RNAcentral holds the sequence, with entries from MGnify. A computed fold for a 90-nucleotide RNA from a soil metagenome, annotated as c-di-GMP-I riboswitch aptamer. The prediction has a mean pLDDT of 81.
[in-house]
RNA sequence: GACAAAGGCAAACCCAGAGUAAUCUGGCGACGCAAAGCCAUGGAUCCUUCCGUUUCAUUCUGUUCGCUGGAAGGACAGCCAGGUUGCAAA
Repeated sequence: GACAAAGGCAAACCCAGAGUAAUCUGGCGACGCAAAGCCAUGGAUCCUUCCGUUUCAUUCUGUUCGCUGGAAGGACAGCCAGGUUGCAAA
C1' cells in the first nucleotide's frame, strides 16, 4: 500500500441444512474489507443452564415476568485490544 498490476474475501436479503439458542455450513448475492487470513488470551456484546432475587399465582412448591445479581458452559476474529502467518511494489 498509491486512481499501478495481478488476484483475494464476502455484509444484508432469499433458499437448503445443523443447533434449545446465540450462531454456524453450503448455495445465491455484494454492503463493505489491505489482513474481512488464522488463534477466544483480555475487555465488550449475545445465547443457554443453574443459583439468588422481584412480580404473579398457588393445590405450598410450581409457574410467569424481569434483574446496573452470582456461577458455569457456549457464540462472535466483519466490535476493540493482543498473538501469529502471509501477497505486490519501492